[in-house]
Context: one part of a larger RNA
RNA sequence: GGCGUAUGGUGGAUGCCUAGGCUCUCAGAGGCGAUGAAGGACGUGAUAAGCUGCGAAAAGCUGCGGGGAUUAGCACAUAUGAAUUGAUCCGCAGAUAUCCGAAUGGGGCAACCCGGCAUGUUGAAGACAUGUCACGACCGUAAGGUCGAGUAAACCCGGUGAACUGAAACAUCUAAGUAACCGGAGGAAGAGAAAACAAUAGUGAUUCCGUCAGUAGCGGCGAGCGAACGCGGAUUAGCCCAAACCUAAAUUGUUACGGCAAUUUAGGGGUUGUAGGACCACGACAUUUGAUGCAUAAUGAAUUAGAAUCCUUUGGAAAGAGGAACCGAAGAGGGUGAUAGUCCCGUAUAAGUAAAGAGUGUUAUUGAUAGUGGUAUCCUGAGUAGUGCGGGACACGAGUAAUCCUGUAUGAAUCAGCCGGGACCAUCCGGUAAGGCUAAAUACUCCUGAGAGACCGAUAGUGAACUAGUACCGUGAGGGAAAGGUGAAAAGAACCCUAAGUAAGGGAGUGAAAUAGAUCCUGAAACCGUACGCUUACAAGCGGUCGGAGCGGCGCAAGCUGUGACGGCGUGCCUUUUGCAUAAUGAGCCUACGAGUUACUGUUGCUAGCAAGGUUAAGUGAUUAAGUCAUGGAGCCGUAGCGAAAGCGAGUCUGAAUAGGGCGCUUUAGUUAGUAGUAGUAGACGCGAAACCGGGUGAUCUACCCAUGGGCAGGUUGAAGCUGUGGUAACACACAGUGGAGGACCGAACCAGUUGACGUUGAAAAGUCUUUGGAUGACCUGUGGGUAGGGGUGAAAGGCCAAUCAAACCCGGAAAUAGCUCGUACUCCCCGAAAUGCAUUUAGGUGCAGCGUUGAUUUAAAGUUUUAUAGAGGUAGAGCUACUGAUUGGAUGCGGGGGCUUCACCGCCUACCAAUUCCUGACAAACUCCGAAUGCUAUAAAAUGAUAAUCAGCAGUGAGGGCAUGGGUGCUAAGGUCCAUGUCCGAGAGGGAAAGAACCCAGACCAUCAGCUAAGGUCCCAAAAUAUAUACUAAGUUGAACUAACGAGGUUUGACUACCUAGACAGCUAGGAUGUUGGCUUGGAAGCAGCCAUUCAUUUAAAGAGUGCGUAACAGCUCACUAGUCGAGUGGUCGAGCAUGGAUAAUAAUCGGGCAUAAGUAUAUUACCGAAGCUAUGGACUUCAAUUUAUUGGAGUGGUAGGGGAGCAUUGUAUUCAGCGCUGAAGGUGAACUGUGAGGUUUGCUGGAGCGGAUACAAAAGAAAAUGUAGGCAUAAGUAACGAUAAGGCGGGUGAGAAACCCGCCCACCGAAAGACUAAGGUUUCCUCAGCGAUGCUAAUCAGCUGAGGGUUAGUCGGGUCCUAAGGCGAACCCGAAAGGGGUAGUCGAUGGACAACAGGUUAAUAUUCCUGUACUUCUUAUAAUUGCGAUGGAGGGACGGAGUAAUGAACUCACCGCGUACUGACGGAAUAGUACGUUGAACUGUGUAGGUAUAGGAGCUAUAGUUAAAUGCGUAGCUCUUGCUAAAGCAGGAUAGUACCACAAGUCUUCGGAUGAGUGGAUAGUGUGAUUAAGAACUUCCAAGAAAAUCUUCUAAGCUUCAGAUUAUAAGAACCCGUACCGUAAACCGACACAGGUAGUUGGGAUGAGAAUUCUAAGGUGCUC
Repeated sequence: GGCGUAUGGUGGAUGCCUAGGCUCUCAGAGGCGAUGAAGGACGUGAUAAGCUGCGAAAAGCUGCGGGGAUUAGCACAUAUGAAUUGAUCCGCAGAUAUCCGAAUGGGGCAACCCGGCAUGUUGAAGACAUGUCACGACCGUAAGGUCGAGUAAACCCGGUGAACUGAAACAUCUAAGUAACCGGAGGAAGAGAAAACAAUAGUGAUUCCGUCAGUAGCGGCGAGCGAACGCGGAUUAGCCCAAACCUAAAUUGUUACGGCAAUUUAGGGGUUGUAGGACCACGACAUUUGAUGCAUAAUGAAUUAGAAUCCUUUGGAAAGAGGAACCGAAGAGGGUGAUAGUCCCGUAUAAGUAAAGAGUGUUAUUGAUAGUGGUAUCCUGAGUAGUGCGGGACACGAGUAAUCCUGUAUGAAUCAGCCGGGACCAUCCGGUAAGGCUAAAUACUCCUGAGAGACCGAUAGUGAACUAGUACCGUGAGGGAAAGGUGAAAAGAACCCUAAGUAAGGGAGUGAAAUAGAUCCUGAAACCGUACGCUUACAAGCGGUCGGAGCGGCGCAAGCUGUGACGGCGUGCCUUUUGCAUAAUGAGCCUACGAGUUACUGUUGCUAGCAAGGUUAAGUGAUUAAGUCAUGGAGCCGUAGCGAAAGCGAGUCUGAAUAGGGCGCUUUAGUUAGUAGUAGUAGACGCGAAACCGGGUGAUCUACCCAUGGGCAGGUUGAAGCUGUGGUAACACACAGUGGAGGACCGAACCAGUUGACGUUGAAAAGUCUUUGGAUGACCUGUGGGUAGGGGUGAAAGGCCAAUCAAACCCGGAAAUAGCUCGUACUCCCCGAAAUGCAUUUAGGUGCAGCGUUGAUUUAAAGUUUUAUAGAGGUAGAGCUACUGAUUGGAUGCGGGGGCUUCACCGCCUACCAAUUCCUGACAAACUCCGAAUGCUAUAAAAUGAUAAUCAGCAGUGAGGGCAUGGGUGCUAAGGUCCAUGUCCGAGAGGGAAAGAACCCAGACCAUCAGCUAAGGUCCCAAAAUAUAUACUAAGUUGAACUAACGAGGUUUGACUACCUAGACAGCUAGGAUGUUGGCUUGGAAGCAGCCAUUCAUUUAAAGAGUGCGUAACAGCUCACUAGUCGAGUGGUCGAGCAUGGAUAAUAAUCGGGCAUAAGUAUAUUACCGAAGCUAUGGACUUCAAUUUAUUGGAGUGGUAGGGGAGCAUUGUAUUCAGCGCUGAAGGUGAACUGUGAGGUUUGCUGGAGCGGAUACAAAAGAAAAUGUAGGCAUAAGUAACGAUAAGGCGGGUGAGAAACCCGCCCACCGAAAGACUAAGGUUUCCUCAGCGAUGCUAAUCAGCUGAGGGUUAGUCGGGUCCUAAGGCGAACCCGAAAGGGGUAGUCGAUGGACAACAGGUUAAUAUUCCUGUACUUCUUAUAAUUGCGAUGGAGGGACGGAGUAAUGAACUCACCGCGUACUGACGGAAUAGUACGUUGAACUGUGUAGGUAUAGGAGCUAUAGUUAAAUGCGUAGCUCUUGCUAAAGCAGGAUAGUACCACAAGUCUUCGGAUGAGUGGAUAGUGUGAUUAAGAACUUCCAAGAAAAUCUUCUAAGCUUCAGAUUAUAAGAACCCGUACCGUAAACCGACACAGGUAGUUGGGAUGAGAAUUCUAAGGUGCUC
């Protein structure tokens, strides 16, 4: 380490529970709001953070009613109270009700700020209290009054109106008039009393339900869309105006003044189609009904009464069990220590009543409502009906298109009229438009009450059972969790111990139980431990399975059990595939959740009812706990078909037909339910897009723009202009100086981001270091604004628009669609495919056919096989003097070319080309004179026995692959590709081939320690022959795939041939000569560089004018050839077998041993082994048959997609078992038994209250996989890392504990910052005390952490009470379907204008705020003096750019000198030496200088066509006079402040030497010099020409008049609201963090230096939390 057992931890599944949900039923209600809503903010308690309640009268106040003992909410604590003089509590009616919000006095960044008027608190300023003050519409002369506004779930009406999607694409069409937005109303809305339907018969407003009917129709006649009439029901209800006519009044016109006419207003009258009314005549006072009042009264809040049980027993507890009773108009339900009719609350029933009050009655008041006849005249809805054009609605898409609506243009009739009846016309019929109202039946549920559920039970059910729309995320719209359970009762653990301990644990105690101990019921698994038994350190392993020694445990034994040395076999699961161990996909592990459902309509099967019939729908009635029963015949299907139809009908259509033919009849079964399979329409098995459209939210990032502010050390260069000199006729020009320009130069801050490295699970979701570019400009930057999604913005990169951009984000349409991928959950049994054809915008999809399965039916010989016979045919082969075409060699040589000849013709030649023919050879898928085998068809016989066919239900498949054979293609390449035939794999296990999908053998129902074989094997691994016989191989060849041409004296064997005892072949000995150095060539060439040759001849046994080596050439050594020696075979050629070289790929690889005694190869033979094959024995199941009907027999039982059958388990319901259960249910965890299996039964322990069997029913009904969802736990791993490499060390202190805390001494770092101030932002982080569980990347005694307490003081600082910019809002006005968009007056709005305080001291924490001192501003009152005052109007002024520069010169700082104090010296002395520190001083008041300004400033006078009216002002014009105006600094006061320093000194610490020190008191020393130098609205210069308004000054108007008002002075008084702590280049802001990033402005000392560069340093701050 492994396995097992036991026991724990962790974790929170399971079981049980429910306080909360979900879906409905019946009633109610259907709003609330200017009398201030909905919704909030802030408060409110003795203590009070959250929820609830309430509102300054604040967990409440008053009255009435109820009720009768406790009580101060959730909320369990302490304290203090209330209550029988009636509390708390319940009901009804009141009071109060801060601020915001329609929000309404004005404003505004909601919960805040600022006002006017009246009254009051005061006499005033200032402040406060109460009331009141918005806008619109209507009425009204006015005063005034009434109403509206906003909000809220669905339902309803209207305006505007998508897209995805479907059509397998898409445009008409669909989705859909849906979603969404907008307007409006009500409890319902809308519609509604026929200018309606219908059809020769009739109905009689509207609405809703059933049906008609998926019909008629519409429709790229595609996808789809889809009525009406009629019938059955629910509910029922009808009316009023306009007009004619009459009357009155007013006005107008006219008049003959009598009137008349018109118009308007009011009243009467009147309301319809067999027309009605006015009018004329007649007649009548009836009928019906509404409202109000009165009476009565069911009902109705809190509430009241409400029957009946005891004992024993188990137990912690009785309601259980046993026994014996009782009640019931009450046995619904809940609770009580387990399961209660009789214990409690209740229940049935009965009673009660405030407000209110259905209904009924009544008479009182008041309102509405009717007749008959006549018919001359009048009336009966006009820019209307209709029409043209363009649209829309109607089921109806322009169509033959009626009907309705109307944008536009036109435009009637008047009852003898007009409209409709689906173009239009006629007849006929129905109605009477152009005005209005109308209940019920119908739709919905934010809400209230009562109840229900074959709904859920904490990953479920609402997102939410709990402080949930909370925490948290986002700028925002918006998104959006997790989280239940002690016990009957807190009896919630006194006390003790360990410990630093208020941690934690161990005892003790409580309790039935503490392994119920607060992280608390049960307590699974992953995961992590501990103890014990067996086992493990030579061993190679999908870890199991089969065999099995040893050891341990139990048992009397038999045996059971744990472990497992050693051996055999053995490449996970899923998906997808031709094919996966694959190195193809998915899963870290465990637990829970997680996918073919439901509705309607078809179709088929089964079951049931009735049957030539079957059946009801809506509705109605009765009744119930839920159910249900009855009724209802409208309608539907069937009973008859044919035809396009009229129509006819067992026939009909076609047709001239009685013919023929088609479809029917002759042959009748349906229908209604239930259930199962399947299809369609719906999201339709689940998860998954990129996208499209609608409505909103975003310019705190970034792009551009607008307004207003700010920033840029220092150095360099030296344009124009100007001046001077020279120069020119004059210019020009040159030089010198001055000058200070520039999208100029160098270079910090600042902005950017070039190079390289690092970083890449970062310090950082874009940075760091180095280097680099710009740095007075098209520059950078702050604040406040604007532009918004097919839109913006863009010096343009498709860049940017909140870490998102070729169309942002959020929500919705929406479950878009997905011919695509993935996943899809229990068992057993039977059968069992396909990867082919045709078609396809089709090729990975689909339709039909093929192949599968299930059921039914049919036939009696259909199918299959064999044999025989008879056929059709043109393949293999073959052939071509048999065609077509191609073709080798030869012969012949038509014809042609070339040559010769020639004036030309005729001719001649030719090793040229070449037809036909002949000989010879030979080719063909698209050649055939021929021509099989096999296959196919038919017939006959035999075998087999449903294997067949048809119909119906349901599929899957339509990617195939290997091998063999026949072909195409390709290279007679491919593990290639395309066909055909077969086979196997696919979907097939077993044996063999080492291993291998398809090669060989062989088709697995189960069991067996039985037998025989196949392929293949038999030396060992490893079962069986070290078998037999004969050969071969030497290469480890063979022994897989791998081989050739060619080579080779490998070897075996066969055939032929040559030489050889006349002596072969090989070896050894000897010779190998001469002409001659052949000739030529050559420098030389002698056998041997080269050339030539009759390479000749001679001597010989033999010897080349030479086979090689060699020399410069010779020489020399050899060979051929010959002799001798030796003594028997020696060579060659052609075959055959085995072997050999050729022979080359990347990890050593056909295993190991072995091979002349084979275990290799070849031939022959005999045994044996060998499989899930066959046999044997036993068993299970399927199917067929038979009968002895429970047996026998036959055949069978591999299996993916798929079809069929039978079952198991889970949850709930009904009935039943008069089931089980505290003497222990479910759940958890072990064991045994049992079934083919899913599973089941029994039992031990745990657990502590529910659960089951049978039958039937209903399903949220079974998980290992979906990069599944949630939670938990592992792994990597005690690994990486611990966030700037500016750095720490020592001593002391505190403490349980110190590297980090405190103190001290050293060291180190920053120092244009890493110091100081401040804006934004944050919002208590500030200070003190206490603490260390969490936070801090470690520890912590520390802290920006936790707990408690404390802290922010203003007339002058900043903001408001002042002003305006960009911009916002916005009376009026304009535009627009609506919402809304612009916008004048006005009103808001700083980043700008205006505006009054300084110094010192003081706190733990605040100070320009408190204190001291010294100042200033505004207003009020009083007094005094003077006086034309007065505005929302006029005018002035405010009031403005860039750059540069001289002068003046503040502050800071430095230097020097002087002075004061202190200190310093090695041994001693001195101060003429040196060191350190100090030597300071504000606002304000007064003074008014340097400088600047001269085309300037000021004063006065005159005139005035302007300045809205006026003006004495301004402007303009003229004249006169004057020097002012602006302005630093300095000086005087302020000034008795304070600092260094000195003295005293509480207290603290102490090593006793001293150190420190709150506080108190006190004095002294320059108003020196020099250097440096800011700002400016000054000045110069330039072109790009550089806010507004108020404060302020002045002028008058209305008005006021000596009041008021104004000016000056003095005194007294008044002076409001908000901010103020702390951080603020950062650990407190923005970046998820205590994050190397980002963040506007002010200040910023010294040395070096041009400098804010650089390096070092002061003050100050730090050492970056391992």